A computed fold for a 505-nucleotide part of an RNA from a Patescibacteria group bacterium, annotated as small-subunit ribosomal RNA, 5' domain. The prediction has a mean pLDDT of 85.
Context: one part of a larger RNA
RNA sequence: GGAUGAACGCUGGCGGCGUGUUUAAGGCAUGCAAGUCGAGCGACGUGUUCCCGCAAGGGAAUUACGAGCGGCAAACGGGUGAGUAACACAUUGGUAACCUACCUCCGAGACGGGGAUAGCUCGCCGAAAGGCGAAUUAAAACCCGAUGGCAAUGCGGGGACAAAAGUCAUUCGCAUUUAAAAGCGCAAGCUGCUUGGAGAGGGGCCUAUGUCUGAUUAGCUAGUUGGUGAGGUAAUGGCUCACCAAGGCGAUGAUCAGUAGCAGGCGUGAGAGCGUGACCUGCCUCACUGGGACUGAGACACUGCCCAGACUCCUACGGGAGGCUGCAGUCGAGAAUAUUCCACAAUGGGCGAAAGCCUGAUGGAGCGACGCCGCGUGCGGGAUGAAGGCCUUCGGGUCGUAAACCGCUUUUACGAGGGAAGAAUUCGUGACGGUACUUCGUGAAUAAGAGGUUACUAACUCUGUGCCAGCAGUAGCGGUAAUACAGAGACCUCAAGCGUUAUCC
Numbered sequence: 001g002g003a004u005g006a007a008c009g010c011u012g013g014c015g016g017c018g019u020g021u022u023u024a025a026g027g028c029a030u031g032c033a034a035g036u037c038g039a040g041c042g043a044c045g046u047g048u049u050c051c052c053g054c055a056a057g058g059g060a061a062u063u064a065c066g067a068g069c070g071g072c073a074a075a076c077g078g079g080u081g082a083g084u085a086a087c088a089c090a091u092u093g094g095u096a097a098c099c100u101a102c103c104u105c106c107g108a109g110a111c112g113g114g115g116a117u118a119g120c121u122c123g124c125c126g127a128a129a130g131g132c133g134a135a136u137u138a139a140a141a142c143c144c145g146a147u148g149g150c151a152a153u154g155c156g157g158g159g160a161c162a163a164a165a166g167u168c169a170u171u172c173g174c175a176u177u178u179a180a181a182a183g184c185g186c187a188a189g190c191u192g193c194u195u196g197g198a199g200a201g202g203g204g205c206c207u208a209u210g211u212c213u214g215a216u217u218a219g220c221u222a223g224u225u226g227g228u229g230a231g232g233u234a235a236u237g238g239c240u241c242a243c244c245a246a247g248g249c250g251a252u253g254a255u256c257a258g259u260a261g262c263a264g265g266c267g268u269g270a271g272a273g274c275g276u277g278a279c280c281u282g283c284c285u286c287a288c289u290g291g292g293a294c295u296g297a298g299a300c301a302c303u304g305c306c307c308a309g310a311c312u313c314c315u316a317c318g319g320g321a322g323g324c325u326g327c328a329g330u331c332g333a334g335a336a337u338a339u340u341c342c343a344c345a346a347u348g349g350g351c352g353a354a355a356g357c358c359u360g361a362u363g364g365a366g367c368g369a370c371g372c373c374g375c376g377u378g379c380g381g382g383a384u385g386a387a388g389g390c391c392u393u394c395g396g397g398u399c400g401u402a403a404a405c406c407g408c409u410u411u412u413a414c415g416a417g418g419g420a421a422g423a424a425u426u427c428g429u430g431a432c433g434g435u436a437c438u439u440c441g442u443g444a445a446u447a448a449g450a451g452g453u454u455a456c457u458a459a460c461u462c463u464g465u466g467c468c469a470g471c472a473g474u475a476g477c478g479g480u481a482a483u484a485c486a487g488a489g490a491c492c493u494c495a496a497g498c499g500u501u502a503u504c505c
Stems, first nucleotide, its partner, number of pairs: 001505004006501005013375006019368002021333001026331003030328003035072003040069002044066004048061005079286001081284001089210003093206003098203003103199007111145004121134005151177007159168003182191003212258003219249003224246008261283004265276004288309005311322004339365001341364003347361001348359004378408004388399004413442006422432001425428001449494005454475003460489005470477002
C1' cells in the first nucleotide's frame, strides 16, 4: 500500500447493487415452512337449487367442504459444518461386478373369481393421549386361478471375444416360476394398468494421483493379511461366518496425538508463491445425544417409526407430549450481525385430465454507511479588502471573494398532476407499487465532517503547563521562551465519511 461477513470512537444528505450470529451444533414461547387427487373407492354430515307441505319434515339433483380407505409426493427444495486427515473431496479411468420411480421411443398383453378391512352405527374403557369389542360396506387396496414372451432360474449344444475364469449376440432344446385395473367421455378417443427392450437424467461400488502439523508419537495389527466354502447385497469385496495358512503396514513416516468439511474460487503479489474457503455453485456430512430397522425406485429418513439417555411441558398421579443446525422471533453468550413483514404476479417444485390447491423455495419490501459505485450540500459577479477572531516589529498581516450585497440555476428536497415494462396468453391476471420514470410549481432553499501539522509525512504560530499533567507507530517530546502535552487561530489530507483496533498478503 491492498484486503475484510468486521468491531469500536466521532460524524452522517440521497440512490443503485450487494451483504448481515465469524461466538453457544447452547435452550426455545408463538405462527407458518408438504401436500395434493372426487376423472381410484364407499358412506355420513353440512351447504346450494328444485318439488311436496301451513309448518315440522320428506324426496330429487347438483356442486363444494370436512373425516376415512387408496395413489403419487413427502429421499426434492431449505439449513448447518458438529464429526471427518477419509476414496470425504478434486482430477483420471473402470464397472464383462450394479440399480434406477416419474419422463421419451419401440414390442406384447389385460381373461375369470374370492374373502376381508377402515370409515359409518352400537357398546365399553380412559383425565387426556388414545384404545377395545360387535355388526356392516367399497375400490385402481388385498388374495386365488388362467394365459404369456427375446422376462427370471437351472441343465445341455454350436459361434465370437478372452491367457483363463467367464462374457456377449444370434440362437436352439428341455424343465420350473412369475403379470395386469380400471376411470372419464354420447362417441371418437384420452388418461391410466401389466410385462419386456432401448434412451435420457440420477445414483452405488472400485482404481491411480493429489490433499495440514507433531518423532518431546517408532513400532502398529487377530477379521488382522491371504485362501477355500457358505451367507448377504442391486452389485464386487473379511461385508459377515466356518475352516486353513501366517501373513499385512512402517523413517518414501505406519500407529498415535492435535487441527480441519473438500473443491470451483477469493485476497495479495510482476510472478513464483503465501494466506483463505463468508456470499454464489458442485460434492460430502449432520438433524436433541446414542442405537436400530420399517416403508419405498430411492432413506436407515430435519418438521416418519421403535428403544435407551438428558432436558422441557401437561396430568385426575394411572399415564402422556416434544425436538427451529427451515422462515421470522425469544432468552443466553458475545466486541458484534436484521422484520414474529407482503405475495404466489414472475421463475421453479409437488399433486391433479384440468380448473386449481400447496410452496418462509422463490420474488419482493423493511432494518444496519457493513461494503462497492454514483450524486449532492450550489454557480457567476462582488474590496470601504466591512465587522469579528488570531498574529503583530503596532506600520500592518491573515481568515478573505470568504461573508454581506447583486444576478442565475433547481441536481436534490418539498407540494401537485400523469404513470409503466416485468404478462409468458385472444380475454383476464402485478406482491413489488401509485414504485421507477416523467411534467409543473416553490425556494439557495433540506445536506460536512474526521484525522493530522518534530522527522519518517503534506501542513505553524500564540497562550497555558513546567520530567507535572500528558503524548507516542518508531525515533522520541515535557525539568520556564515546547512548531511534539492542553486550548485557540491558521494550515494539510481524505470526505458522507474519517480515524483506531484485529487479521491476511